[in-house]
Context: one part of a larger RNA
Molecule: small-subunit ribosomal RNA, 5' domain
Organism: Gossypium gossypioides
RNA sequence: GGAUGAACGCUGGCGGCAUGCUUAACACAUGCAAGUCGAACGAGAAGUGGUGUUUCCAGUGGCAGACGGGUGAGUAAUGCGUAAGAACCUGCCAUUGGGAGGGGAACAACAGCUAGAAACAACUGCUAAUACCCCGUAGGCUGAGGAGUAAAAGGAAGAAUCUGCUUGAGGAAGUGUUUGCGUCUGAUUAGCUAGUUGUUGAGGCAAUAGCUUACCAAGGCAAUAAUUAGUAGUUGGUCUGAAAGGAUGAUCAGCCACACUAGGACUGAGACACGACCUAGACUCCUACGGAAGGUAGUAAUGGGGAAUUUUUCGCAAUGGGCGAAAGCUUGAUAGAACAAUGCCACGUGGAGGUAGAAGGCCCACGGGUCUUGAACUUCUUUUCUCAGAGAAAAAGUAAUGACGGUAUCUAGGGAAUAAGUAUCGGCUAACUCUGUAUCGACAGCAACGAUAAUACAGAGGAUGCAAGCGUUAUCU
Numbered sequence: 001g002g003a004u005g006a007a008c009g010c011u012g013g014c015g016g017c018a019u020g021c022u023u024a025a026c027a028c029a030u031g032c033a034a035g036u037c038g039a040a041c042g043a044g045a046a047g048u049g050g051u052g053u054u055u056c057c058a059g060u061g062g063c064a065g066a067c068g069g070g071u072g073a074g075u076a077a078u079g080c081g082u083a084a085g086a087a088c089c090u091g092c093c094a095u096u097g098g099g100a101g102g103g104g105a106a107c108a109a110c111a112g113c114u115a116g117a118a119a120c121a122a123c124u125g126c127u128a129a130u131a132c133c134c135c136g137u138a139g140g141c142u143g144a145g146g147a148g149u150a151a152a153a154g155g156a157a158g159a160a161u162c163u164g165c166u167u168g169a170g171g172a173a174g175u176g177u178u179u180g181c182g183u184c185u186g187a188u189u190a191g192c193u194a195g196u197u198g199u200u201g202a203g204g205c206a207a208u209a210g211c212u213u214a215c216c217a218a219g220g221c222a223a224u225a226a227u228u229a230g231u232a233g234u235u236g237g238u239c240u241g242a243a244a245g246g247a248u249g250a251u252c253a254g255c256c257a258c259a260c261u262a263g264g265a266c267u268g269a270g271a272c273a274c275g276a277c278c279u280a281g282a283c284u285c286c287u288a289c290g291g292a293a294g295g296u297a298g299u300a301a302u303g304g305g306g307a308a309u310u311u312u313u314c315g316c317a318a319u320g321g322g323c324g325a326a327a328g329c330u331u332g333a334u335a336g337a338a339c340a341a342u343g344c345c346a347c348g349u350g351g352a353g354g355u356a357g358a359a360g361g362c363c364c365a366c367g368g369g370u371c372u373u374g375a376a377c378u379u380c381u382u383u384u385c386u387c388a389g390a391g392a393a394a395a396a397g398u399a400a401u402g403a404c405g406g407u408a409u410c411u412a413g414g415g416a417a418u419a420a421g422u423a424u425c426g427g428c429u430a431a432c433u434c435u436g437u438a439u440c441g442a443c444a445g446c447a448a449c450g451a452u453a454a455u456a457c458a459g460a461g462g463a464u465g466c467a468a469g470c471g472u473u474a475u476c477u
Base pairs, nucleotide, nucleotide: 001477002476003475004474006473007472008471009470010469013347015345016344017343018342019340020339021305026303027302030300031299032298035063036062037061040060041059044056045055046054070258071257072256079183080182081181082180083179084178085177089174090173093171095169096168097167098166099165101135102134103133104132110125111124112123114121140149141148142147154163155162156161184230185229186228191221192220193219196218197217198216200214201213202212203211233255234254235253236252237248238247239246240245260281261280262279263278264277283294284293286291311337313336315334319333320331321330322329323328350380351379352378353377360371361370362369363368385414386413388411389410390409421466422465423464424463425462427446428445432461433460434459435458436457
């Protein structure tokens, strides 16, 4: 000199675009953040004079909830980066080939009844389905072969047909798994390891595998740094540098891990599951003391910690996600607004003329010099400001649909009107004098300055630098 998710001091006009708990993975009041489908199903209700149609909906059922959003505690390799591999699985999606025959028993809802403070639960009875089960069938699977084994569901519509179901094949995309290389510091950490290393048998998994187990063998790793200890999410990137490098890993994007702490499984194509379940623990809370409820590292908000980081805002109009045949519903994802000079960029605080070189301040050798064309004054302009009127695009091949927003922008009126600070001035380093002080009080990045004429302290006048910022501190280079 450059840089920052910065903070502090003084000051502060405006716009655009970004960014905003780096500390306590501390505790969290309250609201919202994951629903949807009546074109799967039986009840019920509303409405209608009645039927039909329509609408709503607790429950059964399906799909989604494993995505999206957050955080970086753990992790030095079960991670990440890169390059390869083989022994696998895959809901939805697109392509392509077959199939859907026959039968049955339940359980919610509902009705009744019982228990409980509540959360919730027990019993009896009835019922539907794309819920569940059985039989038959199969270009699949197993097997050398004989043979064995395992499917299905309907719905909408007047019809054509559409949509769903079951079973194959290859695809796309995704998950799991293996290997080589790379990946911080310490040797004042030198030995570590018994399921440990390997064979065989068995089990297990979607799949490989000591993944598990029985027997057997005694191996395996290590100065090319094992083990142990400390620290740490990682990469694309970011900052700096001419480069080599050094530092770093906020925002954005990829991967991983975690969801009060520890453990566990269930469902499912996929989880060992942030807003699901079970157990234990700590904490908070309700209780009729018998028992119950909770988890913001989602979004706002609160307390606490801290030098320090925002609103308990608006809308699903757009983009995207979920469900649905669709209309549509939902979405604190997201789109926006609010706050903050936190940063970058842009604009402004007026332009021209104006010497009696005015008043006033400061200096003086008392002649004058300087602030100084600066002001006043004359004239011009209106970016900005204010007021009034008009008023968008982003909406998608017809119509309708805009949170932002009466915003941006445009037009007319008004009036120089609303708008400059901050640090420094001995040298490094651009910029000097006076007064006060007198090793005092102070300054200070370094060396130094201050002892009665201090360009170094304090004040004043002037000057220099940068400028809606300036300076200091911290950190990297």